[in-house]
RNA sequence: AGAUAAUUAAAAGCGCCUGGACUGCCGAUGUGCAGUUGACGAGGAGGAGGUUAUCGAACGUUCGGCGGAUGCCUCCCGGCUGCCUGAAAUCACAGCCGCAACAAGGAGCUAAAACAGCGAGGCGACUUGCUGAACAAAAGCUUAUUGACUGAUUUCC
Repeated sequence: AGAUAAUUAAAAGCGCCUGGACUGCCGAUGUGCAGUUGACGAGGAGGAGGUUAUCGAACGUUCGGCGGAUGCCUCCCGGCUGCCUGAAAUCACAGCCGCAACAAGGAGCUAAAACAGCGAGGCGACUUGCUGAACAAAAGCUUAUUGACUGAUUUCC
């Protein structure tokens, strides 16, 4: 140095690199060697299967490839609601939820990089720290408005 085994830590714009781009080296032009780069935050977890897995920002290689992943669909499990016109249980149906739970549109709330400046490391490509001022969308939360809000059986009052 490599291989094997064990242990510990570490993740979701998350890990990796053999294509590409770029840098350095070689008495060298090679299918060469050694490196660098290869996603900026917001949001997201019941189980199984399937599947090209949300939202914007950016001086846009954040290209390309492999793997993974909280997404989406179906089913399953469990649950919420079915008002005004009592309470509870069971079944069916309808609409939803996975700590939340009917739908519609409206209002309010909520970024980080990039950039600029000052550093640190490296021959270099590049890497990285601090300070500054901003600017999103979806989702979510809050708030008000509008609309929807089933039936049967049993028990108690």